[in-house]
Record summary:
Predicted 3D model of a 93-nucleotide RNA (Glycine riboswitch aptamer) from a soil metagenome. The sequence is in RNAcentral, with records from MGnify. The coordinates come from a structure-prediction model, not an experiment, and the mean pLDDT is 79.
RNA sequence: CCGCAGGAGAGGCCGCGCCGCCCAAGGAUGAUGGGGAUGGUGCGGCGCCGAAGGAGCAACCGCCCCGGAAACUCUCAGGCAAAAGGACUGCGG
Numbered sequence: 001c002c003g004c005a006g007g008a009g010a011g012g013c014c015g016c017g018c019c020g021c022c023c024a025a026g027g028a029u030g031a032u033g034g035g036g037a038u039g040g041u042g043c044g045g046c047g048c049c050g051a052a053g054g055a056g057c058a059a060c061c062g063c064c065c066c067g068g069a070a071a072c073u074c075u076c077a078g079g080c081a082a083a084a085g086g087a088c089u090g091c092g093g
Base pairs, nucleotide, nucleotide: 001093002092003091004090005089006088011046013045014044015043016042017041018040019039021036022035023034047080048079049078053076054074055073056072060068061067
């Protein structure tokens, strides 16, 4: 480094828009507006997690300087149903 297996935590939160679907009304086979469930998608808000990555301090590395250094700390990134990811552990190469 590669393969296989295991692998935690935290809202399946709230709001808005667009596309598609259904319903009723309406002078009409039309426009427009209204209501509803769900699928897709974009944006915004607050709360929270820490085990990709990143950053900070530090025991320590015989002493000094430089430097290195965690599963501690911070949460920029990432994550908060499932999936994916996942430090780390075991086995094999």